Context: one part of a larger RNA
RNA sequence: GAACGAACGCUGGCGGCAGGCUUAACACAUGCAAGUCGAGCGCACUCUUCGGAGUGAGCGGCGGACGGGUUAGUAACGCGUGGGAACGUGCCCUUCUCUAAGGAAUAGCCUCGGGAAACUGAGAGUAAUACCUUAUACGCCCUUCGGGGGAAAGAUUUAUCGGAGAAGGAUCGGCCCGCGUUAGAUUAGAUAGUUGGUGGGGUAAUGGCCUACCAAGUCUACGAUCUAUAGCUGGUUUUAGAGGAUGAUCAGCAACACUGGGACUGAGACACGGCCCAGACUCCUACGGGAGGCAGCAGUGGGGAAUUUUCCGCAAUGGGCGAAAGCCUGACGGAGCAAUACCGCGUGAGGGAAGACUGCCUAUGGGUUGUAAACCUCUUUUUUCAGGGAGGAAUCAAUGACGUGUACCUGAAGAAUAAGCAUCGGCUAACUCCGUGCCAGCAGCCGCGGUAAGACGGAGGAUGCAAGUGUUAUCC
Numbered sequence: 001g002a003a004c005g006a007a008c009g010c011u012g013g014c015g016g017c018a019g020g021c022u023u024a025a026c027a028c029a030u031g032c033a034a035g036u037c038g039a040g041c042g043c044a045c046u047c048u049u050c051g052g053a054g055u056g057a058g059c060g061g062c063g064g065a066c067g068g069g070u071u072a073g074u075a076a077c078g079c080g081u082g083g084g085a086a087c088g089u090g091c092c093c094u095u096c097u098c099u100a101a102g103g104a105a106u107a108g109c110c111u112c113g114g115g116a117a118a119c120u121g122a123g124a125g126u127a128a129u130a131c132c133u134u135a136u137a138c139g140c141c142c143u144u145c146g147g148g149g150g151a152a153a154g155a156u157u158u159a160u161c162g163g164a165g166a167a168g169g170a171u172c173g174g175c176c177c178g179c180g181u182u183a184g185a186u187u188a189g190a191u192a193g194u195u196g197g198u199g200g201g202g203u204a205a206u207g208g209c210c211u212a213c214c215a216a217g218u219c220u221a222c223g224a225u226c227u228a229u230a231g232c233u234g235g236u237u238u239u240a241g242a243g244g245a246u247g248a249u250c251a252g253c254a255a256c257a258c259u260g261g262g263a264c265u266g267a268g269a270c271a272c273g274g275c276c277c278a279g280a281c282u283c284c285u286a287c288g289g290g291a292g293g294c295a296g297c298a299g300u301g302g303g304g305a306a307u308u309u310u311c312c313g314c315a316a317u318g319g320g321c322g323a324a325a326g327c328c329u330g331a332c333g334g335a336g337c338a339a340u341a342c343c344g345c346g347u348g349a350g351g352g353a354a355g356a357c358u359g360c361c362u363a364u365g366g367g368u369u370g371u372a373a374a375c376c377u378c379u380u381u382u383u384u385c386a387g388g389g390a391g392g393a394a395u396c397a398a399u400g401a402c403g404u405g406u407a408c409c410u411g412a413a414g415a416a417u418a419a420g421c422a423u424c425g426g427c428u429a430a431c432u433c434c435g436u437g438c439c440a441g442c443a444g445c446c447g448c449g450g451u452a453a454g455a456c457g458g459a460g461g462a463u464g465c466a467a468g469u470g471u472u473a474u475c476c
Base pairs, nucleotide, nucleotide: 001476003474006472007471008470009469010468013345014344015343016342018340020337021303026301027300028299030298031297032296035062036061037060040059041058043056044055045054046053047052069256070255071254078181079180080179081178082177083176084175087173088172092169093168094167095166096165097164098163099162100134101133102132103131110123111122112121113120114119140149141148142147154161155160182228183227184226189219190218191217194216195215196214197213198212199211200210201209231253232252233251234250235246236245237244238243258279259278260277261276262275281292282291283290284289309335311334312333313332317331318329319328320327321326348378349377350376351375359368360367361366383413384412385411386410387409388408392402420465421464422463423462424461425446426445427444431460432459433458434457435456441448442447
């Protein structure tokens, strides 16, 4: 000199734009953050113009694996980059074929109970795109090549929406490999499913992934193992570059969801706002037993030098469901707070010397403050008020949270509403007086201060930057 997710001191007018718990992955009151479908199904209730419409709990479907948060763990095929073969893929697109005949239940509801509650038991009985058989199936799967196995679901306003099988595509994902990826040798040996093979099991799939047997291998000074630290990258910052440092915001990937473990469902999870078990903690309890998980958005306590509103809206973009209307969406779009960063603007302009007054200095002549002020003439960016008034809306119309009218335009008023901070011995731009007297104090380094201090404190003046300015921390 440059940078910053900064903090602190003093000060503070406006706008644009961006960012805002770096610390305790500490604990959390309260509200909201994932629902939707009656064009799958029966039932109860309400309204009714008797056509129908609506509400509720439930069965069923799709979605809760996305979106949002965090960086604890991880030195690893985790990430980056370049390849590979033995795989899966709901919704979407293309093509071909099919959609036949039956059955048994169950929730809701009703009856009777248990329980403080959470919830739960028995009986009767009901529907489906829920469940189960049978039939058929060229393409599909298995095969000893003889054969064997395997599907479906309907709704209805009659125009569609669906359902099943197969093939292909697209997208997304699982797996394997080469290379790269912090420090320590005051860590030198490590390893028994360990290394390889065969048979088997398992998986969507390869594989010690698992298992039985057999062999004795495998890694390592080109640093194994161990220990410490750490999410990785695109990037960011500095620099002429090489290099160094860094990994906030934004984007890609990974991992995690009170701690540890486990599977279920499903196309996809071993699942943040799902389930089970154990643990710690908190809460309720009738003491028998139950409930919970903000590293979602706000917000609270705590920690800390330090980081915001328990706001508005689905109008836009996007997502889920739905045929649609639409519903949901703390994603998102906005507003609020704090000069946190960057950028822009303003705090007036021109004239004005009896160089007024005041302050300070003085050699008492004067110098300086200083064209500065007063005063005159203007202007109105800002400010306030009034009038008009977009675009963001994509679509014939309707639809705007922002914004009871924003941005912007016009008019009116009036210099009116708006300057500080640090420094002035040298480095380093800027000097005098007074006070103090090695005291009080200053200080980045050198160093100042012991009676004339340009270095301390005050004043006048000056210099630098300016809605900021200094200090501190960190990095180059």